About this RNA
Two RNAs folded together computationally: RNase P RNA and transfer RNA, 457 nucleotides in total. The prediction has a mean pLDDT of 80. Rfam match: Bacterial RNase P class A.
[in-house]
RNA sequence: GGAGUCGGCCGGGUAGUCGCCGGCAGCCGUCGCGAGGCGUUUGCCGGAGGAAAGUCCGGGCUCCACAGGGCAGGGUGCCAGGUAACGCCUGGGCGGCGCGAGCCGACGGAAAGUGCCACAGAAAAUAUACCGCCCGCCGCCUUUACGGGCAGCAGGUAAGGGUGAAAUGGUGCGGUAAGAGCGCACCGCGUCCGUGGUAACGCGGAUGGCAGGGUAAACCCCACCUGGAGCAAGACCAAAUAGGGAUCCUGAUGGCGUGGCCCGCGCCGGAUCCGGGUAGGUUGCUCGAGCCGCGCGGUGACGCACGGCCCAGAUGAAUGACUACCGGCCGGGAGCCUUCGGGCUCGCGGCGACAGAACCCGGCUUACAGGCCGGCUCCCGAC
RNA sequence: GCGGGUGUAGUUUAAUGGUAAAACUGGAGCUUCCCAAGCUUCUGACGAGGGUUCGAUUCCCUUCACCCGCUCCA
Repeated sequence: GGAGUCGGCCGGGUAGUCGCCGGCAGCCGUCGCGAGGCGUUUGCCGGAGGAAAGUCCGGGCUCCACAGGGCAGGGUGCCAGGUAACGCCUGGGCGGCGCGAGCCGACGGAAAGUGCCACAGAAAAUAUACCGCCCGCCGCCUUUACGGGCAGCAGGUAAGGGUGAAAUGGUGCGGUAAGAGCGCACCGCGUCCGUGGUAACGCGGAUGGCAGGGUAAACCCCACCUGGAGCAAGACCAAAUAGGGAUCCUGAUGGCGUGGCCCGCGCCGGAUCCGGGUAGGUUGCUCGAGCCGCGCGGUGACGCACGGCCCAGAUGAAUGACUACCGGCCGGGAGCCUUCGGGCUCGCGGCGACAGAACCCGGCUUACAGGCCGGCUCCCGAC
Repeated sequence: GCGGGUGUAGUUUAAUGGUAAAACUGGAGCUUCCCAAGCUUCUGACGAGGGUUCGAUUCCCUUCACCCGCUCCA
């Protein structure tokens, strides 16, 4: 100097003018006995995010349900730890990728059972044999002969070919008529023992001739977890020419209904009281698993202790607009430098990402113009 | 804000993890003096990305779009 990898951070700044939402204080008006409420206005203070997003998980909070246990359903899935909890995070193991720093992994069980594996292929899982290879028998052709070729029958074989995504452990040597774990060595696999580790798992040894394909993001088995709803949850106040109940008063020798009649019953007015509850309002509402600094413990996630700070609470929903300067990026132009990749200066034009709280947190995922800082790896060059 | 559901030709619907099917529509041709109807034929799709699997419209994850419901009581 180049290429790469991991982690952390920012995501325009300053000033002025005009507005919007909230809080505090003051003046004025109005209502109220008062506390105080409402309106107007002035001053001061505060006012979006790293994802506020998607709503994919987990919790707090609230209401409903609930003796206890089990089943069903749903979820998670190597091991250990962290945490309020998690499908998150950290560390480790194993597998894969990369020269490396590092990165990725839904990573329990296929010898519990069931299902599926199209087409091709002999055969897709109780096994089996298309071509081929080999032994034997028989026939024909050929050769002087040894022998060779072709066809058939009965067997052996799974080395080789062929099909397929996948073919019954792999490689090599021996062995054999040809072959074959048939035998042996190494590798893989199963079982047992020893050993290191909390464990996942690693290492070493013995032994078995292989004990039997893939698929569980197919049913399933095993282990663990798991009530339902959601702030439009829930609580409070509470309008009317709305509606319900109780008591009393009248009209009462009434009217209407009960399919015609009688009895009975119900309804039809007013006053007082009482809850329920719609519109609407208040609350829940923002001090919290909070933020910042420092120290200690821990490999780390994280935990503990001390000190400091208060940091939006709207409800058709505020957090904005304009101007100036500075800064950033892009385009082409001029000049200078250059290790030829580019860099610096000047003036011109343009651009300014993704996106916006809605009860609150912890994660994950997705989107994002551009920029800053640090650790580490590889390559080239110089000393 | 919260909860639930659906995405397949232009439209409406199918398809057990194994060549994506049908009807209507559209184009062309035949038929007719012309149109309609009819007949023949063609075009045309699994919302997007990734994963599991030999193989995905189907199973899983992420994402995008659209639709529906939500004061209380009866």